A computed fold for a 477-nucleotide part of an RNA from a metagenome, annotated as small-subunit ribosomal RNA, 3' major domain. The coordinates come from a structure-prediction model, not an experiment, and the mean pLDDT is 81. The full RNA is in RNAcentral, with records from SILVA.

Context: one part of a larger RNA
RNA sequence: UGACGGGGGCCCGCACAAGCAGUGGAGCAUGUGGUUCAAUUCGAUCAACGCGAAGAACCUUACCCGGAUUUGAAAGGCCAGCGACAACCGAUGAAAGUCGGUCUUGUAGCAAUACACGCUGGUACAGGUGCUGCAUGGCUGUCGUCAGCUCGUGCCGUGAGGUGUUGGGUUAAGUCCCGCAACGAGCGCAACCCCUGCACUUAGUUGCCAUCAGGUCAAGCUGGGCGCUCUAAGUGUACUGCCUACGCAAGUAGCGAGGAAGGUGGGGAUGACGUCAAGUCCUCAUGGCCCUUACAUCCGGGGCCACACACGUGCUACAAUGGCCACUACAGAGGGUUGCAAAGCCGCGAGGCGAAGCUAAUCCCAAAAAAGUGGUCUCAGUUCGAAUUGGAGUCUGCAACUCGACUCCAUGAAGCUGGAAUUGCUAGUAAUCGCGCAUCAGCACGGCGCGGUGAAUACGUUCCCGGGCCUUGUACA
Numbered sequence: 001u002g003a004c005g006g007g008g009g010c011c012c013g014c015a016c017a018a019g020c021a022g023u024g025g026a027g028c029a030u031g032u033g034g035u036u037c038a039a040u041u042c043g044a045u046c047a048a049c050g051c052g053a054a055g056a057a058c059c060u061u062a063c064c065c066g067g068a069u070u071u072g073a074a075a076g077g078c079c080a081g082c083g084a085c086a087a088c089c090g091a092u093g094a095a096a097g098u099c100g101g102u103c104u105u106g107u108a109g110c111a112a113u114a115c116a117c118g119c120u121g122g123u124a125c126a127g128g129u130g131c132u133g134c135a136u137g138g139c140u141g142u143c144g145u146c147a148g149c150u151c152g153u154g155c156c157g158u159g160a161g162g163u164g165u166u167g168g169g170u171u172a173a174g175u176c177c178c179g180c181a182a183c184g185a186g187c188g189c190a191a192c193c194c195c196u197g198c199a200c201u202u203a204g205u206u207g208c209c210a211u212c213a214g215g216u217c218a219a220g221c222u223g224g225g226c227g228c229u230c231u232a233a234g235u236g237u238a239c240u241g242c243c244u245a246c247g248c249a250a251g252u253a254g255c256g257a258g259g260a261a262g263g264u265g266g267g268g269a270u271g272a273c274g275u276c277a278a279g280u281c282c283u284c285a286u287g288g289c290c291c292u293u294a295c296a297u298c299c300g301g302g303g304c305c306a307c308a309c310a311c312g313u314g315c316u317a318c319a320a321u322g323g324c325c326a327c328u329a330c331a332g333a334g335g336g337u338u339g340c341a342a343a344g345c346c347g348c349g350a351g352g353c354g355a356a357g358c359u360a361a362u363c364c365c366a367a368a369a370a371a372g373u374g375g376u377c378u379c380a381g382u383u384c385g386a387a388u389u390g391g392a393g394u395c396u397g398c399a400a401c402u403c404g405a406c407u408c409c410a411u412g413a414a415g416c417u418g419g420a421a422u423u424g425c426u427a428g429u430a431a432u433c434g435c436g437c438a439u440c441a442g443c444a445c446g447g448c449g450c451g452g453u454g455a456a457u458a459c460g461u462u463c464c465c466g467g468g469c470c471u472u473g474u475a476c477a
Base pairs, nucleotide, nucleotide: 001477002476003474004473005472007471008470009469010468011467012466013465015461016460019425020424021423022422023421026316027315028314029313030312031311032310033309034307035306042052043051063302064301065300066299067298068297069296072125077123078122079121080120081119082118083117087102088101089100090099091098092097105116106115107114108113127291128290130289131288132287136285137284138280139279140278141276143274148187149186150185151184152183153182154163155162156161167178168177169176193268194267195266196265198236199235200234201233202232203231204230207226208225209224212223213222214221239262242256243254244253245252246251318418322377323376324375325374326373327372334365335364336363339358340357344353345352346351384415389410390409391408392407393406394405395404431453432452433451434450435449436448437447
């Protein structure tokens, strides 16, 4: 100087408390451990476990079994030889491949030959998701969006180092004020950026419809209009600016004013010096080591989907604030031409036929659901719950046996609110309800977004956990 303390002081955080909904019990989905296996590819283990994987039937694929290839699946260089390559046919085969046949170069030049392209042989080489993340770059996690981490000069100390950065206040903040052997500065904080909330300006089609006219079963449907909504570009607005109280100031308090919004308005992006030899050589790059008729490459099939068990994350429930049936409203954000697909018809349904429109503020996906109105069920393992199993189908795809999703009929398991323990959340939040998108032929209870309905509670900081500052002890570094 740090680190640590079941030392002290001050302070903060959904850290506790106060609340709400869960997890832990059940069934299923998914990841992991373990076990099994020819293989169940590999990595990740507080900060791994719906993670890499935004989508394993083949492919992917790295694993296993079997069949093949050896300058190689792709790249570029040299030497020699050949003339095409491609395409088509045949044999063999599971395919890859192997064998055979048909056909067979271009440009310049009279030609020799040269060049281009391709093949064959050779040679250096290619190739490796093989090892080392403890050789590395890059990227990332974590402490932590915590308020810290440093420097120049000066001063103090023999020196390590200290001071500044401590102190008194204040703040979300090393934020600001006051004081001070310090005076300044940098990286962080804040602001500048984006979305959202209010107003204005500009602009009115594909959007909108107040007034006028036409028109319909109905409808901005038509003329017309751009006032309104909205769209999308810009500008303004909030600064403790004003008032009162307290205070030297910074600032704090006010169901004070004005204002759409008030003290960082809400949300996002943004992650200082560093720590963990943290993670990643399987994104990529790369040193070293290793393989080179194989640890490379191609193909068929299998596996990554196994199952006495254990754990994590979820979904669906155990019901009446509910289940079922009928009718009837109200979104936002997205996607669409190898695509989205309407109307109409067929099918109980998944879906099929069909094809209008749309390169989309125009057309389509598209039905929002919870909610509302009416009816029924009456507390029961039930008209709760849906697992499992049998049968019959639909769709995608070369192909759904291992191993896809969905539909219908039948079946109807566990489950009656879950021990110890444990998680999230402070407001348009939790809870609950549906919708969209990426990946994608197909496959979503996961992920990322979107809106609808919409709470309860916070006395407080004693305690648990994590963190910041000061101080104290130390036989630790």